[in-house]
Context: one part of a larger RNA
Molecule: small-subunit ribosomal RNA, 5' domain
Organism: uncultured delta proteobacterium
RNA sequence: GAAUGAACGCUGGCGGUAUGCUUAACACAUGCGAGUCGAACGAACAAAGCUGGAGCUUGCUUCAGCCGCGUGAGUGGCAAACGGGUGAGUAACACGUGGGAAUCUACCCAUCAGUACGGAAUAACAUUUGGAAACAAAUGCUAAUACCGUAUAUUCUCUACGGAGGAAAGAUUUAUCGCUGAUGGAUGAGCCCGCGCAAGAUUAGGUAGUUGGUGGGGUAAUGGCCUACCAAGCCGACGAUCUUUAGCGGGUCUGAGAGGAUGAUCCGCCACACUGGAACUGAAACACGGACCAGACUCCUACGGGAGGCAGCAGUGAGGAAUAUUGCGCAAUGGGGGCAACCCUGACGCAGCGACGCCGCGUGGAUGAUGAAGGCUUUCGAGUCGUAAAAUCCUGUCAGAUGGGAAGAAGUGGUAGUUGGUUAAUAUCCAACUAUUUUGACGGUACCAUCAAGGGAAGCACCGGCUAACUCCGUGCCAGCAGCCGCGGUAAUACGGAGGGUGCAAGCGUUGUUC
Repeated sequence: GAAUGAACGCUGGCGGUAUGCUUAACACAUGCGAGUCGAACGAACAAAGCUGGAGCUUGCUUCAGCCGCGUGAGUGGCAAACGGGUGAGUAACACGUGGGAAUCUACCCAUCAGUACGGAAUAACAUUUGGAAACAAAUGCUAAUACCGUAUAUUCUCUACGGAGGAAAGAUUUAUCGCUGAUGGAUGAGCCCGCGCAAGAUUAGGUAGUUGGUGGGGUAAUGGCCUACCAAGCCGACGAUCUUUAGCGGGUCUGAGAGGAUGAUCCGCCACACUGGAACUGAAACACGGACCAGACUCCUACGGGAGGCAGCAGUGAGGAAUAUUGCGCAAUGGGGGCAACCCUGACGCAGCGACGCCGCGUGGAUGAUGAAGGCUUUCGAGUCGUAAAAUCCUGUCAGAUGGGAAGAAGUGGUAGUUGGUUAAUAUCCAACUAUUUUGACGGUACCAUCAAGGGAAGCACCGGCUAACUCCGUGCCAGCAGCCGCGGUAAUACGGAGGGUGCAAGCGUUGUUC
């Protein structure tokens, strides 16, 4: 000098844009953060309407039946493995880069083939029972795209090549959406290897599933991944092992570069979800807002037993020099479900707070010498603050008031029409296109116009040398200053104050850290 997720002191007008627990991976009150589908299913409730009966106030009430706009506890499907957070662990094929073969891949796309016939249950519900609660049990009833069997089988699987085995589900508005098998693609993921990737030798030897082979098991898949047997190997001064520290990279900061330091925000990968462990479901998890066991902690309890997990978004306490709102909206982008309408979305879009950073703007402009008053200095002549002020004439940025007022919106749906398909049909429905209509949290915001008014808007550090900027007074090795050299013991440009000056400026200085 540059930089910073900064903090502290003094000061503080506006806007844009970024950014904001670096410490205790400490503990958490409260709310929200993952649902959706009635076009898979049965039951329950149920608007409007229609039919019939009764009452009468003759158009209302009530009853029965039909129909079913709708609601959603349960069964079922898909999603919940994404998105969001954190960096504890990890010195490792974790990451980066470049290769590889022994693999899987829901939803999506393409092609081929199929979607036949049956069966037994169960939740909901009802009844009963236990319990303070959480919840649980028994009996009975019922449905399905839930479950099971039979049939069929292509290039699918196994094979001793003879053969053996293996599937499906329907729904509705009848035109679509599904379902099953197989092949290929796309996407995503698992695995292996070369090289690169921190410090310590005041860590020199380490290793028995250890190194290799054979058989077997296991996995989607290779492999000591596991197991039985056999052999005795394997790694190491080119640093094994041990200890310490640490998420890695793209990047970021600095530097002419080489390099050094760093890994906030954004992007990719990894790991973790109170601590430890082992699994289930599933295409994928050994699963942050799933389940089980153990532990610590907190809470409820009728003392028998139960409930919980903010390193999601806000917020609280604690720690700390230090870090924000218990806000608005799904309008946009994206995600999940659904044929769709739509629903959900603390992802996201916005708003709020903080000069924390960067950028921009303003705090007025011109004229104005009796060089006013006043301050300071003085060699007492004057010099300086100083065109500075006053005064005169203007301007109108920002802030203020009034009025107007966006883009961000594409779509989806409705209505009308045209064409095509379905059809006996120009009924209905479906698809495409055209016209029109409908959707904005931010926000009456940005922006524009008008009005008024110099009115509301400047500080901080320094002035001995380095280093731009000097005098007076006070103090008297005291009080104090100080980055280094060093100032101060009676004329201190170095301490404290004042006047003046210098530098930067809504900031300025100090401290920490890096180059």